[in-house]
Context: one part of a larger RNA
Molecule: small-subunit ribosomal RNA, 3' major domain
Organism: metagenome
RNA sequence: UGACGGGGACCCGCACAAGCAGUGGAGCAUGUGGUUUAAUUCGAUCCACGCGAAGAACCUUACCCAGGUUUGACAUGCAGAUGACCGCUCUAGAGAUAGAGCUUUCCUUCGGGACAUCUGCACAGGUGCUGCAUGGCUGUCGUCAGCUCGUGCCGUGAGGUGUUGGGUUAAGUCCCGCAACGAGCGCAACCCUUAUCAUUAGUUGCCAACAUUUAAGGUGGGAACUCUAAUGAGACUGCCCGGGUUAACCGGGAGGAAGGUGAGGAUGACGUCAAGUCCGCAUGGCCCUUAUGUCUGGGGCUACACACGUGCUACAAUGGUCGGUACAGAAGGCAGCAAAACCGAAAGGCGGAGCAAAUCCCAAAAACCGAUCCCAGUUCAGAUUGUAGUCUGCAACUCGACUACAUGAAGAUGGAAUUGCUAGUAAUGGCGAGUCAGCAACAUCGCCGUGAAUACGUUCCCGGGUCUUGUACA
Numbered sequence: 001u002g003a004c005g006g007g008g009a010c011c012c013g014c015a016c017a018a019g020c021a022g023u024g025g026a027g028c029a030u031g032u033g034g035u036u037u038a039a040u041u042c043g044a045u046c047c048a049c050g051c052g053a054a055g056a057a058c059c060u061u062a063c064c065c066a067g068g069u070u071u072g073a074c075a076u077g078c079a080g081a082u083g084a085c086c087g088c089u090c091u092a093g094a095g096a097u098a099g100a101g102c103u104u105u106c107c108u109u110c111g112g113g114a115c116a117u118c119u120g121c122a123c124a125g126g127u128g129c130u131g132c133a134u135g136g137c138u139g140u141c142g143u144c145a146g147c148u149c150g151u152g153c154c155g156u157g158a159g160g161u162g163u164u165g166g167g168u169u170a171a172g173u174c175c176c177g178c179a180a181c182g183a184g185c186g187c188a189a190c191c192c193u194u195a196u197c198a199u200u201a202g203u204u205g206c207c208a209a210c211a212u213u214u215a216a217g218g219u220g221g222g223a224a225c226u227c228u229a230a231u232g233a234g235a236c237u238g239c240c241c242g243g244g245u246u247a248a249c250c251g252g253g254a255g256g257a258a259g260g261u262g263a264g265g266a267u268g269a270c271g272u273c274a275a276g277u278c279c280g281c282a283u284g285g286c287c288c289u290u291a292u293g294u295c296u297g298g299g300g301c302u303a304c305a306c307a308c309g310u311g312c313u314a315c316a317a318u319g320g321u322c323g324g325u326a327c328a329g330a331a332g333g334c335a336g337c338a339a340a341a342c343c344g345a346a347a348g349g350c351g352g353a354g355c356a357a358a359u360c361c362c363a364a365a366a367a368c369c370g371a372u373c374c375c376a377g378u379u380c381a382g383a384u385u386g387u388a389g390u391c392u393g394c395a396a397c398u399c400g401a402c403u404a405c406a407u408g409a410a411g412a413u414g415g416a417a418u419u420g421c422u423a424g425u426a427a428u429g430g431c432g433a434g435u436c437a438g439c440a441a442c443a444u445c446g447c448c449g450u451g452a453a454u455a456c457g458u459u460c461c462c463g464g465g466u467c468u469u470g471u472a473c474a
C1' cells in the first nucleotide's frame, strides 16, 4: 500500500421489511445432469441449464453404420493429352455413381487463346487439438462512483498528499475549508423514443359547418379537428415562502401538459475472474493427407429407472359453457398477403376481387349484456390412447403441425426452501414479427387492452461504496 475480520462509524440497492403474484406438489413443453446407445455431435456449471440453436423428418449435421472417392465438394498456378462441356433418354444400383444412346463449341494474325474433361506436379481441405500462444467480440463485479496523471510539497524509501475533513447529491454532484494547484478517463449533458403546444404540408389519412346519397367520408367539397412527419417552442430550482453558513442544497407553494434527473432507451471508467468463445470469423503452433478430407443412402442429435433448472396448462363460480355485442397498437405482405361468394361439422378446399400497401389483405381477446351450470373430481381440468381426416413437403415409420368423434389420467392451491415486482409497474387478456416449405413456439423479441396493493423503517440476511481500526496474510 492492499486484502481480510462472526472490528467500528456513515451511506446505498426490490437487499430486508410492508404488500401482490408466483416457483417448489400435478400433467405437459423445453434445456441440463446421469444412465443407455453403433451414435445418442460439440461447447457452456455464482457469470451454464426455453443458453450458442431467429426454427434437427432429408438437408442442416459436426455423430454412428454402410457404400463410394483421392489434385479431390471448393481456389490459384504450371506441364502434357483430348474437343467439347452442358442437356435429354434408357439400363444397373439404396443412392452417390457407372455404362449405353441422342444432341453438341467460340475467337484466331493459324503460332495460339477462351472454356471444359483427363493425366501429373505445386497444393487444396479439416466444426481435428491448444481460448493456458492470440485478435476480435462477450459475460461479471456494475450504470457501482470510482480510477488516475502533471507540477509542487512531505517521506531515506515503499509511498503519501491532491481524492482526506464539514455539509450536500442519484453521482469524486456541487459548496466551504485545507500544501496543494490544475488536468484526464468515468458521472451529468449532448443522441433516440414518449408526454404538451405552435408553424409548415393535406393523400392513400381526417369530417366541424354546407350539399348529395345506394347510408359506406361513399360523392361534391372543406383544411377546422384527429393523424401523419419535418421544423421549432417548452422545464431552467427560472419565480415565491421557510430552513441552511450570505453557500451548495433541502422542504413547501404558485403557474404549467409536464417539476426538481418528467418517464423509458442507447451509452458500461481503470481493472478483476489465465472468466467464455480456435464450432461465427480471423490467426501462431501442433496433428491428419487413399484420410481426422470429401460424396451418398439410412440411422442418431427426439433414447429413459431417475435428479435439477426454466416455462405452459390447471386444480374452478372474481369461474365453465352457449348466444348477442364493442374497442387497439406495432409489425408483415409478390416464389407474397389474400377479401367476397360457394362447399365442408372443422382443420381446410374452391375461388380469385384488391394490394409492391396511411389505399388492399392478414385481423383481436379479456371486458360488456343475457341464458345456463350449483360446489361435485363436476357442464372443472385436460394428459393419455383409439379411429377418421386436413395441410406442407421427393418423403411425415423412427420423428411434423392441425381438425373431428370417442377416451377422460394426475390435479381440490402445493414441505423445507426460494423468485419477480415500487406505477401505467405487478397481475391479467389477446395481437404481431423474425427464423421458416412445414413445424414440435407453451420459446424469444416487440405491441397494445384492463389495471392494483404496499414501502413504518434500516435492527437483521445478501451485495456494494467511503472513512477508520487490528493483523503471525501478500
Stems, first nucleotide, its partner, number of pairs: 001474002003471003007468007015458002019421005026313008034304002042052002063299007072123001076122008087102006105114003125288002128286003134282002136277003139273001141271001146185006152161003165176003191265004196233007206222002210220003236259001239253005302440001315414001319373006332361002336355002342349002380411001385406007427450007